[in-house]
């Protein structure tokens, strides 16, 4: 340099173009003599940046940034 894949809560990942969710972690509570385990609840996201298409975009298109793989 060329081609392909990936980027979503702190972490790992979901989400036919129609309200962004789960597990773990965190916080609060229940249980327990206490801790752990278990159970219930709560908070946490400008979906990597910008632009476009659309009534409506995490999702489709363009571009840039970052990461990975292959080829050269």
């Nucleotide at each position: 340099g060329u081609g392909c894949c990936c980027g979503u809560g702190g972490c790992u990942c979901a989400a036919c173009g129609g309200u962004a969710g789960a597990g773990c972690a965190g916080c609060c509570g229940a249980c327990u003599c206490u801790u752990a385990a278990u159970c219930g609840g709560c908070g946490g996201g400008u979906u990597g940046g910008g632009g476009g298409u659309u009534c409506g975009a995490a999702u489709c298109c363009c571009u840039c940034c970052g990461g990975g793989c292959a080829c050269a």